The prediction has a mean pLDDT of 92. This is a predicted structure of a 78-nucleotide RNA (c-di-GMP-I riboswitch aptamer) from a Nitrospirota bacterium. It was read from a public genome assembly, where an Rfam model found it. The model forms 95% of the base pairs in the Rfam consensus.
This record gives sequence, structure tokens and C1' cells, in this order.
RNA sequence: UUCCCGAAACGGCAAACCCGUCGUGAGGCGGGGACGCAAAGCCACGGGUCAGAGGAAUCUGAUAGCCGGGUUACCGAA
Repeated sequence: UUCCCGAAACGGCAAACCCGUCGUGAGGCGGGGACGCAAAGCCACGGGUCAGAGGAAUCUGAUAGCCGGGUUACCGAA
């Protein structure tokens, strides 16, 4: 120095719910608020789930805090 790992420390993010707003909707954004999180930073590549359209095949979208994967990163005990 790097990888694994996650004690300590500095901090960080922000579920449900409420208000406003956008959207057909799932849901997104802003404010409040904290259930939790060592990547709960980012990516829709694979799977799952959710929504819209369709008689169906399927198409379009959402979800990264569902799982896997990719990528970047603070600190440094055992």
C1' cells in the first nucleotide's frame, strides 16, 4: 500500500407515517420524522415482486431499503 474483516472514532443515509407536489398507476421529488443500515453511495445486467396496456402472446414502466452481480468510497483495532 492492497485485500479480507468490522472493535473504536469522525461523521453519513433515512423505513413507516404526515404535509405538499408530479404521475393512469406502481412509485418519484421536497419538507418533517426515525425503523433501521458498514456501502440503506451509484448502476435495471440476471432473477423476484409491483403497476399500466392487451383476448392472449407480450410490451412499457417501477422497485438498488428483495436477492445476486458490477462499480466507487470514510476509518483502521483484533